Two RNAs folded together computationally: RNase P RNA and transfer RNA, 445 nucleotides in total. It holds a member of the Rfam family "Bacterial RNase P class A". Its mean pLDDT, the model's own confidence on a scale to 100, is 76.

RNA sequence: CCAGAGGGCCGGGCGGCCGCCGGCAUUUCGCUUGCGAGGUGCGGGAGGAAAGUCCGGGCUCCAGCGAGGAACGGUGCCGGAUAACGUCCGGCGAAAGCGAUUUUAGGGAAAGUGCCACAGAAAAUAGUCCACCGCAUUUCGAUGCGGCCAGGUCGAAACGGUGCGGUAAGAGCGCACCGCGUUUCUGGUAACAGAAACGGCAUGGCAAACCCCACCGGGAGCAAAACCGAAUAGGGGCGGCAUAUGGCAUCCUCCUGCCAGUCGCCCGGGUUGGUUGCAUGAGCGGCGCAGCAAUGCUUCGCCUAGAUGAAUGGUCGCACAACGCCGUAAGGCGUGGACAGAACCCGGCUUAUAGACCCUCUGGCAUU
RNA sequence: GGGUCUGUAGCUUAAUUGGAAAAGCGUCUACCUUGCAAGUAGAAAGAUGUCAGUUCGAUUCUGACCAGUAUCCACCA
Numbered sequence: 001c002c003a004g005a006g007g008g009c010c011g012g013g014c015g016g017c018c019g020c021c022g023g024c025a026u027u028u029c030g031c032u033u034g035c036g037a038g039g040u041g042c043g044g045g046a047g048g049a050a051a052g053u054c055c056g057g058g059c060u061c062c063a064g065c066g067a068g069g070a071a072c073g074g075u076g077c078c079g080g081a082u083a084a085c086g087u088c089c090g091g092c093g094a095a096a097g098c099g100a101u102u103u104u105a106g107g108g109a110a111a112g113u114g115c116c117a118c119a120g121a122a123a124a125u126a127g128u129c130c131a132c133c134g135c136a137u138u139u140c141g142a143u144g145c146g147g148c149c150a151g152g153u154c155g156a157a158a159c160g161g162u163g164c165g166g167u168a169a170g171a172g173c174g175c176a177c178c179g180c181g182u183u184u185c186u187g188g189u190a191a192c193a194g195a196a197a198c199g200g201c202a203u204g205g206c207a208a209a210c211c212c213c214a215c216c217g218g219g220a221g222c223a224a225a226a227c228c229g230a231a232u233a234g235g236g237g238c239g240g241c242a243u244a245u246g247g248c249a250u251c252c253u254c255c256u257g258c259c260a261g262u263c264g265c266c267c268g269g270g271u272u273g274g275u276u277g278c279a280u281g282a283g284c285g286g287c288g289c290a291g292c293a294a295u296g297c298u299u300c301g302c303c304u305a306g307a308u309g310a311a312u313g314g315u316c317g318c319a320c321a322a323c324g325c326c327g328u329a330a331g332g333c334g335u336g337g338a339c340a341g342a343a344c345c346c347g348g349c350u351u352a353u354a355g356a357c358c359c360u361c362u363g364g365c366a367u368u
Numbered sequence: 369g370g371g372u373c374u375g376u377a378g379c380u381u382a383a384u385u386g387g388a389a390a391a392g393c394g395u396c397u398a399c400c401u402u403g404c405a406a407g408u409a410g411a412a413a414g415a416u417g418u419c420a421g422u423u424c425g426a427u428u429c430u431g432a433c434c435a436g437u438a439u440c441c442a443c444c445a
Base pairs, nucleotide, nucleotide: 001364002363003362004361005360006359007358008357010355013318014317015316016315017314018313020045021044023042024041025040026039027038028037029036030035031034047339051350052349054348055347056346057345058344059221060220061219062218063256064255066254067253068252069251070250072217073216074215075214076213077091078090079089080088081087092106093104094103095102096101107212108211112210113209114206115205116204129152130151132147133146134145135144136143137142160178161177162176163175164174165173179201180199181198182197183196184195185194186193187192225276226275227274228273235267236266237265238264239263240262241261245260246259247258248257283302284301285300286299288297289296290295322335323334324333325332326331369444370443371439372438373436374435375434378393379392380391381390387424395411396410397409398408399407417433418432419431420430421429
């Protein structure tokens, strides 16, 4: 210098003016005396994804969310992190790459059931279409019986692979190596790896097919829920069961409880106001320590949106990046920021994203 | 805001243990008619919302996205 791999961080900057939504202070007016309206000043005001709502929690209600079981759903190599997770970190195996490195829903197919279209002889307790070999017959074309599975054919997939021996021809039939399986030993927390002995091969693929095994999971959601105020009603009809029956948020059983008339269906009526929930939290930033890392611990500092038809905007100036045009070039002119907008909160994942900066590593070439 | 559902030809619907997507209406042409409709005969084109994964093979199984003037007059105040 060229080509590549991994990671971090920012995502528009500075200033002036005018607005919008909260907060605090102060002041004027009003009264219901602690609220309402207005003025002034100070300070705050979208994100890395606020998004998709795909997972996991906090919080609230459902009598407890108590025990056991069923059903249903989810997860799935090993170890760790975490409040928890399907997330993250570190390993193992497999695959790709010269390499840095990347990808991986990766338990069980000798528990059972099922499927493998077309083609092909044969698609799973193997089998024999062609070919090969032996015997018999023969009209010399072939036919019949038997052996055989190495070769051909078909297919996504054909019942271990290569070589030597062996044989009528062949075949794990025998042997060597490789693969596979079992046992033992060694290393490792483990997944697993390595070695030795034995076995002549038994076990085709599919579990993102049913299923088996292990583990996990109660449901609904801030329009949850609570309080205040206003208004209306303290309702009606039908049916079931009634003093042990019915109900209590998937079902069954049990325990502790609750509701007494209860449960189901139908009809009728009222409110669409305010406050809380709701901003100090598994919070953010820095130093240090432990750890390969995720992360944890100690200590210091900080307080950082809170709307409810829903604020977070507009405009001007300066500089920079990007894009377009002109120009050989220096440069000039113009446009003017990507994805996108909180709605109870938090940890992740996924998806969208113009561009800018930084760090580490790999391969190749050149020079010293 | 939260919850739920759906996606196959132009429209309405099919397609089962995963095996190569079917029908009706519509469209076009000809006949019939003065002309149109209806009718008769014939023909053509056309789709699994998109992208990945599992599998030999995906409308079907799994994941992520996309689109809905689909659901609040009997989904939630």